[in-house]
RNA sequence: GGGGAUGUAGCUCAAUGGUAGAGCACUACAUUCGCAUUGUAGGGGUUGUGGGUUCAAGUCCCAUCAUCUCCA
Numbered sequence: 001g002g003g004g005a006u007g008u009a010g011c012u013c014a015a016u017g018g019u020a021g022a023g024c025a026c027u028a029c030a031u032u033c034g035c036a037u038u039g040u041a042g043g044g045g046u047u048g049u050g051g052g053u054u055c056a057a058g059u060c061c062c063a064u065c066a067u068c069u070c071c072a
Base pairs, nucleotide, nucleotide: 001071002070003069004068005067006066007065010024011023012022013021018055026042027041028040029039030038048064049063050062051061052060
C1' cells in the first nucleotide's frame, strides 16, 4: 500500500427495512436474625463517526475512524 471481518446498555451477544431486546451486572422491594440464594419491579442506548437512498435505516449505499486478520 491492497483485500476481508468486526463495531449495538457497564460486560457478553441478539434484532426479516416497520415500537432497539436478552443474559450477567446495577438499584429498590419481598424473603432471612444477618449474608447469600430466589422472586418481583425499575433505571441504563447519539446502534463507532459523517453523509446518502427510503414514508420509514441498527439493517441498504458511499466516505471515514478503531481493532483483528490475509496478501505484498
Transfer RNA from a Patescibacteria group bacterium, 72 nucleotides, folded computationally.
The coordinates come from a structure-prediction model, not an experiment, and the mean pLDDT is 83.
Rfam family: tRNA. Rfam classes the family as a transfer RNA.
The source organism's lineage runs through Bacteria and Bacteria candidate phyla.